[in-house]
A computed fold for a 1404-nucleotide RNA from an uncultured bacterium, annotated as small-subunit ribosomal RNA.
RNA sequence: UUAGAGUUUGAUCCUGGCUCAGGAUGAACGCUAGCGGCAGGCUUAACACAUGCAAGUCGAGGGGCAGCGAGAUCAGUGCUUGCACUGAUUGUCGGCGACCGGCGCACGGGUGCGUAACGCGUAUGCAACCUACCCAUUACAGGGGGAUAACACUGAGAAAUCGGUACUAAUACCCCGUAACAUCCAGGGAGGCAUCUUCUUGGGUUGAAAACUCCGGUGGUAAUGGAUGGGCAUGCGUUGUAUUAGUUAGUUGGUGGGGUAACGGCUCACCAAGACAACGAUACAUAGGGGGACUGAGAGGUUAACCCCCCACAUUGGUACUGAGACACGGACCAAACUCCUACGGGAGGCAGCAGUGAGGAAUAUUGGUCAAUGGACGCAAGUCUGAACCAGCCAUGCCGCGUGCAGGAAGACGGCUCUAUGAGUUGUAAACUGCUUUUGUACGAGGGUAAACGCAGAUACGCGUAUCUGUCUGAAAGUAUCGUACGAAUAAGGAUCGGCUAACUCCGUGCCAGCAGCCGCGGUAAUACGGAGGAUUCAAGCGUUAUCCGGAUUUAUUGGGUUUAAAGGGUGCGUAGGCGGUCGGAUAAGUUAGAGGUGAAAUCCCGGGGCUCAACUUCGGAAUUGCCUCUGAUACUGUUCGGCUAGAGAGUAGUUGCGGUAGGCGGAAUGUAUAGUGUAGCGGUGAAAUGCGUAGAUAUUAGGAGGAACACCAGUGGCGAAGGCGGCUUACUGGACUGUAACUGACACUGAGGCACGAAAGCGUGGGGAGCAAACAGGAUUAGAUACCCUGGUAGUCCACGCCGUAAACGAUGAAUACUAGGUGUCGGGGUCCACAGGAUCCCGGUGCCGCAGCAAACGCAUUAAGUAUUCCACCUGGGGAGUACGUUCGCAAGAAUGAAACUCAAAGGGAUUGACGGGGACCCGCACAAGCGGUGGAGCAUGUGGUUUAAUUUGAAGCAACGCGGAGAACCUUACCAAGCCUUGACAUCCUCCUGACGGCCCCUUAGCCGGGGAGUCCCUUCGGGGCAGGAGAGACAGGUGGUGCAUGGUUGUCGUCAGCUCGUGUCGUGAGAUGUUGGGUUAAGUCCCGCAACGAGCGCAACCCUUAUCCUCAGUAGCCAGCGGUCCGGCCGGGCACUCUGUGGAGACUGCCGGAGAUAAUCCGGAGGAAGGUGGGGAUGACGUCAAAUCAUCAUGCCCUUUAUGGCUUGGGCUACACACGUGCUACAAUGGCGGUAACAAAGUGAAGCAGCCUCGCGAGAGUGAGCCAACCACAAAAAAACCGUCCCAGUUCGGAUUGUAGUCCGCAACCCGACUACAUGAAGCUGGAAUCGCUAGUAAUCGCAGAUCAGAAUGCUGCGGUGAAUACGUUCCCGGGUCUUGCACUCACCGCCCGUCAAG
Repeated sequence: UUAGAGUUUGAUCCUGGCUCAGGAUGAACGCUAGCGGCAGGCUUAACACAUGCAAGUCGAGGGGCAGCGAGAUCAGUGCUUGCACUGAUUGUCGGCGACCGGCGCACGGGUGCGUAACGCGUAUGCAACCUACCCAUUACAGGGGGAUAACACUGAGAAAUCGGUACUAAUACCCCGUAACAUCCAGGGAGGCAUCUUCUUGGGUUGAAAACUCCGGUGGUAAUGGAUGGGCAUGCGUUGUAUUAGUUAGUUGGUGGGGUAACGGCUCACCAAGACAACGAUACAUAGGGGGACUGAGAGGUUAACCCCCCACAUUGGUACUGAGACACGGACCAAACUCCUACGGGAGGCAGCAGUGAGGAAUAUUGGUCAAUGGACGCAAGUCUGAACCAGCCAUGCCGCGUGCAGGAAGACGGCUCUAUGAGUUGUAAACUGCUUUUGUACGAGGGUAAACGCAGAUACGCGUAUCUGUCUGAAAGUAUCGUACGAAUAAGGAUCGGCUAACUCCGUGCCAGCAGCCGCGGUAAUACGGAGGAUUCAAGCGUUAUCCGGAUUUAUUGGGUUUAAAGGGUGCGUAGGCGGUCGGAUAAGUUAGAGGUGAAAUCCCGGGGCUCAACUUCGGAAUUGCCUCUGAUACUGUUCGGCUAGAGAGUAGUUGCGGUAGGCGGAAUGUAUAGUGUAGCGGUGAAAUGCGUAGAUAUUAGGAGGAACACCAGUGGCGAAGGCGGCUUACUGGACUGUAACUGACACUGAGGCACGAAAGCGUGGGGAGCAAACAGGAUUAGAUACCCUGGUAGUCCACGCCGUAAACGAUGAAUACUAGGUGUCGGGGUCCACAGGAUCCCGGUGCCGCAGCAAACGCAUUAAGUAUUCCACCUGGGGAGUACGUUCGCAAGAAUGAAACUCAAAGGGAUUGACGGGGACCCGCACAAGCGGUGGAGCAUGUGGUUUAAUUUGAAGCAACGCGGAGAACCUUACCAAGCCUUGACAUCCUCCUGACGGCCCCUUAGCCGGGGAGUCCCUUCGGGGCAGGAGAGACAGGUGGUGCAUGGUUGUCGUCAGCUCGUGUCGUGAGAUGUUGGGUUAAGUCCCGCAACGAGCGCAACCCUUAUCCUCAGUAGCCAGCGGUCCGGCCGGGCACUCUGUGGAGACUGCCGGAGAUAAUCCGGAGGAAGGUGGGGAUGACGUCAAAUCAUCAUGCCCUUUAUGGCUUGGGCUACACACGUGCUACAAUGGCGGUAACAAAGUGAAGCAGCCUCGCGAGAGUGAGCCAACCACAAAAAAACCGUCCCAGUUCGGAUUGUAGUCCGCAACCCGACUACAUGAAGCUGGAAUCGCUAGUAAUCGCAGAUCAGAAUGCUGCGGUGAAUACGUUCCCGGGUCUUGCACUCACCGCCCGUCAAG
């Protein structure tokens, strides 16, 4: 003393990047700001600088006297008669500008340009050195000389400054003497570390001094030693790039000379040819180094502000002088740039000192005070100087501390905000109000210490220049810190955030706009994500943002990662350097380890104390400083060395196997070809064809010939080789491997950066060869095109020799070596043992496969041939794209190969596995899905709907299936939503209020296109007489109203997949997980229906059944139904009667694979049969799982939000929805003889009827009209059923088919048939002769065909919904089309193939 989160996906695990939360800063910016303490403050332009200051001092070295003061002398004035003032003279004194001289100016202060270096850090060395001032010791200071500045005179110059003449002094300068421990030579002794050091003797050479004085001393010279400060040398450490690989001539060394304080190529002459470098020289780029600081668990990473040490620099570059010390920030000279002065001749300057100015910049302060303290220079000292220093000023720049009040106080006030809104919640004890306190603030007063020091005066002690004592003097900060008193809550809170990460939520505005954003992302009309508000969270005199660093990031991994598939094993071998290395013993002690010593500056960090009221801050002590050096031990391991061993490795020997390699020879089959023969019309080729070949004789066939290339069968997850690769047979040469044995060597081994060699195919060069095949190319097809796939040809090439190239999915996508770790089963080579020996069993070694345990792995999987457990060595990786690209270099004949970036851009890219969807993947199954059939549509005319067009309007919705005879079960007005015109505005409709009237409705008159408007007659109820009810009118406002928008805000309802057989859950189990299992499998079914099996066992919604109807029977009931038997009759179930039958209605029965046989697992079930009205869900209906399509509907209804309010609401008349070049859908009628027409004449079911159905009768050709019997209906009516049947006619024609269109005349409904109804009669008589591509329905009472009824409705069906009549054909079967289900497989899809995605072109 180690914390994680968001983001790749439909979901999951992993890999992997991006982002966030933390800390820090010499910071800046935005908003805000009460105080104090301690710190810090040009990171950019080593850019340029106005002005002032930053280094002087000594008169106790000297000559002097400009200025000041004093004195003296002279003169004058005033007079107070000895003083004051004035002037002159005088260096006499205090002193002192300038000058000579001494010391200092090399410190202190600033900056980080340069420097990759002995520059710095650390540890050593100098026997190769210097050191002023200071300390100690020894010795000395004798004599002499000549100048020079100042000053004076004078000259030149604008100035700076320079020159001349003459004088003078010194602690300035010079000479002589003396001296060695200096230096040279020679001898001797001692010592050490190689050159050497030291002592001693003798000789030679050179070289000293300065005075002042208060008489105490201070100063001077020489020498030695010390201290301090420096100089030099060395070991180790110290950034990036190899797309910088070679560098170097004073270069490396030697000898000699010179030079230096000193060593040295430091310099020079000569000689030699070395020196450095893959352990990275040289070059380029960047950079002052360290103590430390920040961060981190640490290892590390980043950094070098403030403080301390070292270095370098002082406008740029160079040079030396002086000096103890400099190559000198405020010295000199030269050169350069710049600025300034100038009389144009010439001069002056250097803030990277302190302030300050300009510039640059996001950005960094006062032209302050004092030498009181600390320190420095000079001086005997007083003292002078000191922008060092100590203080003050400015700045929230940082750290620390304090305050902005405390307590009570619920009517939970007002106000704000929100909501489900007469009210509630929240702001909130918050405020008001009451009491208390006074840090801070304002005012007044007191006020220590920094001064224990230095100086001066005096005293005491002694070892006589030191110590002590007394007195006295000195404070910038500053009357500051601190303390006391008075007053009064008084003077003091903001910033950011509130989608997740991440603590904190609502309303309004906006509407992919405005904007936000660290990442993911938010915003397209209900935004907790934008802007505002209310509220909340968090920090707080600060809070956020930006920038940078570390962390998180184990995301460069020493601690501590990886490489089959995610990025990543070199194509393979040999081998150099290097790394690493079996076993036993001895030596050594380099690594290692233990102890001790030295050093590791101080400050900082940490621990324990102390001082400021606390803290920050500061101070004392300790610890730490993981390092380096030295000494002494230890010897297990590693190293070095010596001597052995044989288990690794090699080698001998005896055998064995093999498509191992190179060169030569030989062989047969086949293809094509040339020649000759036979032979005739085609051959060839394809999905189908054509190009092509062929009557000049092909193909086919026969014979023998030349030629090239490749070697069928054997043949095998068989063999060999390092890999690439190697295949007919044989000969020669040759490499390797394995087995047995254990005579030989004795660790010789492993790996291997560079290097060398080999290295498929294609390609290149030269020369051959060329049968087949075959890029390019040509032609034919295919196709929208087809520069392809297919076909016919065909050249390079493929083959050989020699030489290059050097790459591949060169793959086991898995580097080499060694050891260890369960098994089973094949196969190849060799060997051992045993047995009953053509053989078998078992064991060993080496190869090559499969399955599988432990273990590993994200999973898939690997698993003694590891992807397990370990060791050694090499290679490689660090998000995707850009890009294996560009540039550079090397190689290559070229093609190209090797090495190999960046800008920019994205938040992912990726691996494995999972669910689904999908596949012109597979298996199985189903469906009028196809097939087999029947009838249609598509062609005609008409009806109807839609599109389009048109229009004032042609209201609107629906849009593949699943919109289009759909909403609409029925638009002449109405409907009606549309258009035009005219009107109304609390409204046609609801509630509330005030006033007036008594009605309203109905009737009459005028007006109008009509609504509207005007007028008239007539006219309420109850009552306690106050009034009330009701209705109408007028008025004001809340509101009404909207078929206006949004079906992508919704409810409800509906369609569709689909009446398909599926969809899920609980528990358990498996998997890290998403998920799986169950639900899969074998059978079976219409069915996830059932049976069996099974890590599953159960359950739910669906299926089926329960419901309705139909088919049979029974029971009960019997009118309006029925009539068998009986009676009557007007002959009609009409009547009596009856309920047997039909029928109607209720309730039951019946069908369940129940029975039999066979098949099958003896099961489920299937096939057949019996019985039965019905047989295997009997037929039909209702019933629609989880979900999909943002499917449809705001115009049925309801409803959020938005919009409208004299209109998008309401009323009315007229028009429109019915338009018409055209296109489509759905239907009707036809095209005719299975028919049309005329006649005769049968048989239904289900319905409907009072604002109705309407019989019979009369009239009309008819539609109908008149009349109104019956019927509220098993009673009456609609109502005739039609097709069918029978008789007759037509005779294949645009007709006796077909009926459109049109004319005339009518009927009916209705207020009203012009736009725009239906029907009737007569007349007219169009297209159409069975329908292209394509397409629809139907499996039995079905299709087809024939009529009937109903809803809507005044009227208006060819539509719709029902009803019955007649009544078929076909299904071999599941290959194919469509749809669906289950299992499985692939997948880069998951908005799910109508997906995803690539390239080109165009625009921006």

Background:
Rfam family: Bacterial small subunit ribosomal RNA.